[in-house]
Context: one part of a larger RNA
RNA sequence: AACGCUGGCGGCGCGCUUAACACAUGCAAGUCGCACGAGAAAGGGAGCAAUCCUGAGUAAAGUGGCGCACGGGUGAGUAACACGUGGAUCAUCUACCUUUUAGUGGGGAAUACCUCUGGGAAACCGGAGACAAUACCGCAUAAGCCUGUAAAGGGAAAGCAGCAAUGCGCUGAAAGAGGAGUCCGCGGCCGAUUAGCUAGUUGGCGGGGUAACGGCCCACCAAGGCGAAGAUCGGUAGCCGGCCUGAGAGGGCACACGGCCACACUGGCACUGAAACACGGGCCAGACUCCUACGGGAGGCAGCAGUGGGGAAUCUUGCACAAUGGACGAAAGUCUGAUGCAGCGACGCCGCGUGAGCGAUGAAGCCCUUCGGGGUGUAAAGCUCUUUCGACGGGAACGAUAAUGACGGUACCCGGAGAAGAAGCUGCGGCUAACUACGUGCCAGCAGCCGCGGUAAUACGUAGGCAGCGAGCGUUGUUC
Repeated sequence: AACGCUGGCGGCGCGCUUAACACAUGCAAGUCGCACGAGAAAGGGAGCAAUCCUGAGUAAAGUGGCGCACGGGUGAGUAACACGUGGAUCAUCUACCUUUUAGUGGGGAAUACCUCUGGGAAACCGGAGACAAUACCGCAUAAGCCUGUAAAGGGAAAGCAGCAAUGCGCUGAAAGAGGAGUCCGCGGCCGAUUAGCUAGUUGGCGGGGUAACGGCCCACCAAGGCGAAGAUCGGUAGCCGGCCUGAGAGGGCACACGGCCACACUGGCACUGAAACACGGGCCAGACUCCUACGGGAGGCAGCAGUGGGGAAUCUUGCACAAUGGACGAAAGUCUGAUGCAGCGACGCCGCGUGAGCGAUGAAGCCCUUCGGGGUGUAAAGCUCUUUCGACGGGAACGAUAAUGACGGUACCCGGAGAAGAAGCUGCGGCUAACUACGUGCCAGCAGCCGCGGUAAUACGUAGGCAGCGAGCGUUGUUC
C1' cells in the first nucleotide's frame, strides 16, 4: 500500500505503483502607449434640431521590443560520456546583469493595421492605394575588433521621456559573474542455452560543415578497428544525492524532496532566436477525434482541476496573488493552476481524549458448578469531584516594524454548561500471552507450519471468561 471490521480530535507529511490509454469544459504566458502609426462604441451632459462636449487618446486590433528555451508534468525511450566523480577546452558560445572603454553622423526604400475591392460554408486567402517606427537597407566614421605573414581589406548604431538637469536606451570592444556545448580517466544490471562483430567500418590527406574538436559529412588513399579483463546479440532499466534494513560488511529500492538526463499523440524536419530542432510554435507523413455547403478545415491534459477506461487501488471542475519567486514595464501595475492556502482520504508518523477519587465478604443479569459455591467485580449503581478534547457564546493575531492577509473570524485567549458527545479489533492446541461450557460428529468447518474434526473437540461454531494491541486492529502483498 490494498482489503475486512471499526472509527473522537489535532499537527505535519503523503495520495494513478495499472493504460507514455482516450479526453468534454474552464483556467495554466504574457507584458510594454516612456518604440510606432491609427483609433471606436455604449452610457452621461447641452441643445428645438443639426450637432457639440464627455466617455477617451480609453477599449479592441496592428507593426515593433522583451518573454514564451524559465517555471510546471511524465519516465516512454536510453546499458549511453545518459548519470556520478575527477579533469580538459590554446577546440567553444553566452540574451538579460555588473565593471571598464570608444561611439551614437547623414540618408533611403518598404509594410501591417487602415481604405477600396475580389474569392470561400468555414478556416482563411488574394488584388489595388496611402502611411509610421527603437521594423528594414545603403553611405560616412572605426579606439578596439575580424581576415591576413605583411601590404591591405572588412564591418556599427535608435531613439524615447523630461521645462531642464538628467534618466532610460542603442552600437563596437574588453573583463566578470552566472549559464551552456564538447572531450577524456574511473565507477555502477542480467544472460555464453548470445563467440565472433565491423565498409564510414579503423586510420591518413584534402575539403565541407559547426560557436567549437572530430568520419560529424564528402572525395581519394591505406587495411585497419573491437573481442574470453566478455566484443556483438538478447533481456531488463531513466541515473544520482538519498530511502529501507543490518552490529557491520552487505542486501533491497528509486515514491515524496533536491541535482542531471530524456520525452511532449507517433515518426521525421527545419525556421526564429543568445540559447530550441521548441509540452500549451511551425511544416510533412501516419493513427485517432471533431466540423463541413463534400471543395476543404480543426485538434493534441506525461500543466491544474475534472471525465471515461484499465485496476486491489490513489483527491476538489476550490480560494488568493496577501507572502516567496518569475515575465514584462521608468512606474502605477498586469499576468502567474509556479507558489501560498483551503477541501477530500486513519494512507503514514506524532500527540491528546473517551473521565478522576471513594464505593459490598460483593446488587441484578449472564457464565461455570462437585449445587456448597465460584467468576464477571470496584466493575456497575450510589456519593464526592474535574472539564482536557469536542460543542456553544465572546474576543482575536503573527505572518506586512508605512499601505496591502487568500489562509480566517483560523491559530490562540476568555466564559458558562454538563460525565456530559467519543472503543474497537484480533487471538486463547504447540510455536505464542490467554480455558471452560454447549452445539456439531472426518459433517459443517479451521489451518502460517505441525496438524485439528469419525459422540465428552482448551484446535470447528456460539457463549462466558481471559490475553494482546488500541482509534485502531487483523489479513494479504513487498523488502531487509
The part of an RNA shown here (small-subunit ribosomal RNA, 5' domain) has 480 nucleotides and comes from an uncultured Acidobacteriota bacterium.